[in-house]
């Protein structure tokens, strides 16, 4: 130096180009209980890596660049 794959919530993943971008673990509150675990309900929490492009509409397609991984030389 070349190809490939990946990047979305603290963690681990989703999400056919179309509704307000979700789960499941964690936290955080309530309920239960003498009290804790466990269970129930519900909360907070996203520049979907980053900067442009197309499109009526972009996580999502297209360029570049930043990280990570694997081949290959």
């Nucleotide at each position: 130096g070349c190809a490939c794959c990946g990047c979305u919530a603290g963690c681990u993943c989703a999400a056919u180009g179309g509704a307000u971008a979700g789960a499941g673990c964690a936290u955080c509150a309530g309920c239960c209980u003498a009290c804790g675990a466990a269970g129930c309900u519900g909360a907070g929490g996203g520049u979907u890596g980053c900067a442009g492009g197309u499109u009526c509409g972009a996580c999502u397609c297209c360029u570049g660049c930043g990280c990570g991984g694997u081949g290959c030389g």